[in-house]
Molecule: transfer RNA
Organism: Parcubacteria group bacterium Gr01-1014_13
RNA sequence: GGAGCUGUGGCUCAGUGGUAGAGCGUUCGGCUUACAUCCGAAAGGUCGCGGGUUCGAUCCCUGCCAGCUCCA
Numbered sequence: 001g002g003a004g005c006u007g008u009g010g011c012u013c014a015g016u017g018g019u020a021g022a023g024c025g026u027u028c029g030g031c032u033u034a035c036a037u038c039c040g041a042a043a044g045g046u047c048g049c050g051g052g053u054u055c056g057a058u059c060c061c062u063g064c065c066a067g068c069u070c071c072a
């Protein structure tokens, strides 16, 4: 220098056009003498940052940023 993949709650990941979910974790309650397990509930994300297409974008197109991989 060229090519590809990835970026979504604190962590690991789903979600491929129609108001964003799960597990673990956190907090509260129940249970227990107590802790753990178990059960119930809640909080927590303007989907890496812009622009475009569309009635509508996490999803499609494009620029940039970060990480990883390959080629030279």
Base pairs, nucleotide, nucleotide: 001071002070003069004068005067006066007065010024011023012022013021018055026042027041028040029039030038048064049063050062051061052060